[in-house]
Parts: sequence; C1' cells; structure tokens
RNA sequence: GGCGUAACCCGGACGAUCGCCGGUAUAUAAAAACAUGCCGGAGGAAAGUCCGAACACCGCAGGGCAGGGUGCUCCAUAACGUGGAGUCGCGGCAACGCGAAGGAAAGUGCCACAGAAAACAAACCGCCCGGCGCUCGAAUCGGGUGCCGGGUAAGGGUGAAACGGUGCGGUAAGAGCGCACCAGUUCUCCGGGCGACCGGGGAAGCUAGGCAAACCCCACCCGGUGCAAGACCGAAUAGGGAAGCGUUUGAAGAUUGCCCGUCCGAUGCUUCCGGGUAGGUCGCAAGAGGUGCCGGGCAACCGGCAUCCACAGAUGAAUGAUCGUCGCCCGCAUCCGGGGCAACCCUUUUGCGGGAACAGAAUUCGGCUUACGGGUUGCGCCGACC
Repeated sequence: GGCGUAACCCGGACGAUCGCCGGUAUAUAAAAACAUGCCGGAGGAAAGUCCGAACACCGCAGGGCAGGGUGCUCCAUAACGUGGAGUCGCGGCAACGCGAAGGAAAGUGCCACAGAAAACAAACCGCCCGGCGCUCGAAUCGGGUGCCGGGUAAGGGUGAAACGGUGCGGUAAGAGCGCACCAGUUCUCCGGGCGACCGGGGAAGCUAGGCAAACCCCACCCGGUGCAAGACCGAAUAGGGAAGCGUUUGAAGAUUGCCCGUCCGAUGCUUCCGGGUAGGUCGCAAGAGGUGCCGGGCAACCGGCAUCCACAGAUGAAUGAUCGUCGCCCGCAUCCGGGGCAACCCUUUUGCGGGAACAGAAUUCGGCUUACGGGUUGCGCCGACC
C1' cells in the first nucleotide's frame, strides 16, 4: 500500500425573515375565535408490522384431549422465536462467519432418473460348482463352447446414495466367515467441566443408508381481540317511558240498568326521565425512563447513590422554507512541521469548485429485520522496498 474482517460513534450548529401544530400569559362578564408575548415541537431507523410484553375489554373451577409454537448447554430478562458466554458441526490460509443443532437402534411412509436390485436387499455382466448336448486332443481324462439348475456382493457397470476400509488367512468361487490394524456404533470405567461436551482406558464382529422445513415420538411453552382496546360527558331531529292539564260518539271497553264521575284506550300541549347517534373529554406522555459516578459479573446484565424531565401529542394529521456565517466530507492547487531505509504516512495554512443520504411519530415499551450518508479503532492475510 492492497484485500478482508469485527466492533463502536455521529446523523450538523448558530442567527435573521416568513409560516405550521400544541401549551401558557394578557385584553373583553364568560366561552369560542382572533391578536400579541413566551415556552415546546420526529428517528437511528419514527419504516416492515415479524416476534415478545405492558395496558384494556371479553372468556375462564380444576384437569385432560385437540390445535399452535419452540427445540445443543448454561446464563440474562417483565417476557421473547431476543441477547451474552460456551459446546459441536460446516465454510474460510487467517481474522472471523454460518447452523429449525432433540429422536431414524419406537412405529408408518417416501427415496426422481438411471440401474438386475433403493432397504427383513438385489444376480445384468463377470467368477465358481453340477447336469445335459456339441466339439478338439494322445480319449474311464483334460480343454473350449451352448443351454438348464445352483452358489457368490470380491471385480465391472448404474446412481446423490449399493449394507464399513486395507491386508493376510480361508474357500469350488466368495463373504466379518476367521484374524490384525484403521474408522464408526453400543455398553462400561477413570479424569475434567454447573452443563452441552471434552480427554483417556476396556469389552462386544455390533457395522445399523438418507429424509422428521413427511406423519410421528419426546421435552417445554401457549385463552381471544387490539387504543377503531376501553371509560366518561352528550346535542338537534326521530322514537320510548312517566306525570299534569285539555279533547273524545270509542256508534257496542270496564265500573250496578241509565246519567255524571272515575279507570282504560286514542289524541293535543307542557314538564320531567332514560337509551342510542353526531360531537367532545379521558386513555395519552414520570417510564421495565434518561445521564453521570461507584460496586458486582468474561459478557448480556444487575445493584446502589446523585441528578434531570409540565412542555411532540396531532386526527386528513403540525414539526417547514429561504438567506447568511461557521463546521463536516470529497476533488484540485498551495503552505508549515514531523515520522520512515523507502514506497509512503501523519499533522497544518490558504484559495477555488462540488456534496450532504435513507426517511416522517399516531397507546407505550423490549427486540429482530430491512433501507441509508460519513467517521474512528482493533484484528487477519497478501504484496512491494531496504
């Protein structure tokens, strides 16, 4: 210098002018509206809405089934599918990264194409044995060849995968059939670790394919709906209920046959009550809160003390625009100083030109994921020069 890898930080500042939203003070008796002053006004992801909670309402004696989720270990946490530290496996020369990482020796199922056979294995070629026929030779024997029956998983061939590997023995030919070594599995003992697991010794020919993001088995967890939750206030109009005062031929209601009266019904006016809607208020900003110091822990994180916080809370939804100065980054030119053997690097002055991304709260919080501009530091590998 190049390439790579991990972690962390920042996401402009001030002023002027013109606006927007909320709060508050002032002026009018009050309210609303308006005006003026003052105060406050987006993010690291406010995003995706993917997990987990708080909170609210509904459901619920308890237990089980069904259904869903998670799936190496220990720890952290209000909780998590998140995080930390580890284990094992895989990738990378390395720094480091990635992993739905329990069980296939419970049962069921599946394994394309090719291949004879794809799982209590299988005989296409080959090898070997036997029988029969043909044929050659020196002919009760041996060789070759065809057919039939059988043995064989050593060799060939197919496949992603063919039922441990190498060697010796063995056999008609072969085979863990036997043995030695190697690999694996199961059982067992010793040592280390909280544990996943690691290291070492011994026994058994035990050799057992893969797939559980197939059913399934095992362990643990799980009620539903979301702030449009939900609580309160509450018009106008229409309709409901009650009371009071009227009207009534209701041709045939009740009260003693009739009348009055009363009750009931219908209807008008007045008053009151209650439900719902529009609309409004709350929920809704002091919280698993921020910052600093000290202590514990490898860390995630936890504890203590101090300190800060009325102030974004909108609801078609405000938080903006322009200009100036400074700062930041990039390029070119220029200046001072320093380091190195050198390539070169660090710091610094001035000028000109350019750039500033992703993105916009909607109940709140903890995570994850995705998008994006710039900077710093650690570590690894390679090259060049001396």